A computed fold for a 65-nucleotide RNA from Bradyrhizobium aeschynomenes, annotated as transfer RNA.
RNA sequence: GGAUAGCUCAGUGGGUAGAGCAGAUGACCAGGAAUCAUCGGGUCGCGGGUUCGAGUCCCGCUCCA
Numbered sequence: 001g002g003a004u005a006g007c008u009c010a011g012u013g014g015g016u017a018g019a020g021c022a023g024a025u026g027a028c029c030a031g032g033a034a035u036c037a038u039c040g041g042g043u044c045g046c047g048g049g050u051u052c053g054a055g056u057c058c059c060g061c062u063c064c065a
Stems, first nucleotide, its partner, number of pairs: 001064003006021004015052001023039005045061005
């Protein structure tokens, strides 16, 4: 310094968590490729604290560099 979806990563000043890829279904097609449409998928590393409200602030711990 980092830990957020299966993977790679965003998330601004605290206000209901997102993208790309991957996956599923459908359309198209000679075709399970390409393209297009739709959909699913997260106790935000773990445990506490502050706050009306925490991915975001504070403390401890674990793991990676």
RNAcentral holds the sequence, with entries from ENA. Model confidence (mean pLDDT): 82 of 100. Rfam family: tRNA. The family's RNA type in Rfam is transfer RNA.